RNAcentral holds the full RNA, with entries from SILVA. A computed fold for a 476-nucleotide part of an RNA from Ceratopteris richardii, annotated as small-subunit ribosomal RNA, 3' major domain. Lineage of the source: Eukaryota > Streptophyta > Tracheophyta > Pteridineae > Ceratopteris.
[in-house]
Context: one part of a larger RNA
RNA sequence: UGACGGGGGCCCGCACAAGCGGUGGAGCAUGUGGUUUAAUUCGAUGCAACGCGAAGAACCUUACCAGGGCUUGACAUGCUGUGAAUCCUAUCGAAAGAUAGGAGUGCCUUCGGGAACGCAGACACAGGUGGUGCAUGGCUGUCGUCAGCUCGUGCCGUAAGGUGUUGGGUUAAGUCCCGCAAUGAGCGCAACCCCCGUGUUUAGUUGCCACUAGAAAGUCUAGAACCCUAAACAGACUGCCGGUGAUAAGUCGGAGGAAGGUGGGGAUGACGUCAAGUCAGCAUGCCCCUUACGCCUUGGGCGACACACGUGCUACAAUGGCCGAAACAGAGAGCUGUGACCCCGCGAGGGCAAGCUAACCUCAGAAACUCGGUCUCAGUUCGGAUUGCAGGCUGCAACUCGCCUGCAUGAAGCCGGAAUCGCUAGUAAUCGCCGGUCAGCCACACGGUGGUGAAUCCGUUCCCGAGCCUUGUACA
Numbered sequence: 001u002g003a004c005g006g007g008g009g010c011c012c013g014c015a016c017a018a019g020c021g022g023u024g025g026a027g028c029a030u031g032u033g034g035u036u037u038a039a040u041u042c043g044a045u046g047c048a049a050c051g052c053g054a055a056g057a058a059c060c061u062u063a064c065c066a067g068g069g070c071u072u073g074a075c076a077u078g079c080u081g082u083g084a085a086u087c088c089u090a091u092c093g094a095a096a097g098a099u100a101g102g103a104g105u106g107c108c109u110u111c112g113g114g115a116a117c118g119c120a121g122a123c124a125c126a127g128g129u130g131g132u133g134c135a136u137g138g139c140u141g142u143c144g145u146c147a148g149c150u151c152g153u154g155c156c157g158u159a160a161g162g163u164g165u166u167g168g169g170u171u172a173a174g175u176c177c178c179g180c181a182a183u184g185a186g187c188g189c190a191a192c193c194c195c196c197g198u199g200u201u202u203a204g205u206u207g208c209c210a211c212u213a214g215a216a217a218g219u220c221u222a223g224a225a226c227c228c229u230a231a232a233c234a235g236a237c238u239g240c241c242g243g244u245g246a247u248a249a250g251u252c253g254g255a256g257g258a259a260g261g262u263g264g265g266g267a268u269g270a271c272g273u274c275a276a277g278u279c280a281g282c283a284u285g286c287c288c289c290u291u292a293c294g295c296c297u298u299g300g301g302c303g304a305c306a307c308a309c310g311u312g313c314u315a316c317a318a319u320g321g322c323c324g325a326a327a328c329a330g331a332g333a334g335c336u337g338u339g340a341c342c343c344c345g346c347g348a349g350g351g352c353a354a355g356c357u358a359a360c361c362u363c364a365g366a367a368a369c370u371c372g373g374u375c376u377c378a379g380u381u382c383g384g385a386u387u388g389c390a391g392g393c394u395g396c397a398a399c400u401c402g403c404c405u406g407c408a409u410g411a412a413g414c415c416g417g418a419a420u421c422g423c424u425a426g427u428a429a430u431c432g433c434c435g436g437u438c439a440g441c442c443a444c445a446c447g448g449u450g451g452u453g454a455a456u457c458c459g460u461u462c463c464c465g466a467g468c469c470u471u472g473u474a475c476a
Base pairs, nucleotide, nucleotide: 001476002475003473004472005471007470008469009468010467012465013464015460016459019423020422021421022420023419026314027313028312029311030310031309032308033307034305035304042053043052064300065299066298067297068296069295070294073125077124078123079121080120081119082118083117086103087102088101089100090099091098092097107114108113127289128288130287131286132285136283137282138278139277140276141274143272148187149186150185151184152183153182154163155162156161167178168177169176193266194265195264196263198234199233200232201231202230203229204228208223237260240254241253242252243251244250303442316416320375321374322373323372324371325370332363333362334361337356338355342351343350344349382413387408388407389406390405391404392403393402429452430451431450432449433448434447435446
């Protein structure tokens, strides 16, 4: 100087407390451990691995296993020879591929040849998701959006180093004020950026509809007011008033205001820590393989199942289930796409096919909610696992191993031990909708979007984590 303390002081955080809803029990989905296996490819492992890499494993993907094949190779550059390329047929084969036969002579040219492509040959080489993340780059997680981390000059100290950065107040903040052997500065904080909340101006189609006319319908005429859309600007700064404070920084209350003291949310992550993670995104040193640890292909596996754990979904019902009627969104996506209307089918879906490169057309029916009816506390008209049969769709192909529909079947489960998680407001809880990946889909995931919409916060003694000052230390 740090680190540590079941030392002290001050302070903060859904850290506790107060409250609401869960997990832990059940069934299923998914990831992991373990076990099994020819293989169940690899990585991630306290927080910070475990719905993680994977924004989509039937083949492909695919790296794993078994079998069948290739050896200048699936891919790159260079050399020689030969043939344009390419297409068709037959045989063997699971395919990869092998063999045989036929069609075909293009483009440029200085007529030597050349370009592109195929085949053959020899060699330089290719290739490796083989190893090392403890050789690395790059990127990322984490402490933590915590308020810290440093430097120049000066001063103090023999030096390590200190001071500044400590102190008195204050703040979300090393934020600001005052004081001070310090005086200044940098990276962080804040602000500048984006979205939401108010208004003005500009603009008026595909969006809008107050007035006028017509009408089934903003459908047409008409309009630019309103709504909306999307660009610019205004607006909030403790600016104003009062109290308090040291006359300061600030803080408390008030006015005006759509919004008030950081208005709400996002992006933004200092010096560093964990030899944290990644050689399997990519790049890369070294080591290793080279008729194989490379490459092609068929089939299988990654989907196994006594069991254990994590994360979720659905429930156990009456604030509910079912039936009927009827209302209100936002944000998205669409041409190898979205697919209306009509017809067929109980339905999944099928047929025909319009419009739309989209404020125009389509996906698209929002659901919870509301109204009416029914069920009456039961393993039930709760719950839907499991299984049987019959179908539909995608795709070369749904056996291993897809999704969906109808009929039948109707399991566990009556609110969950010890323990444990999230959340402070348009939040939790609850309800649908959309998107990426994608032929299809194991999505209950992930990322968005709106609808309905709470309770509680006395307080900081305690648990956890963090900051500043101080103290002890046999630790570095």

Model confidence (mean pLDDT): 85 of 100.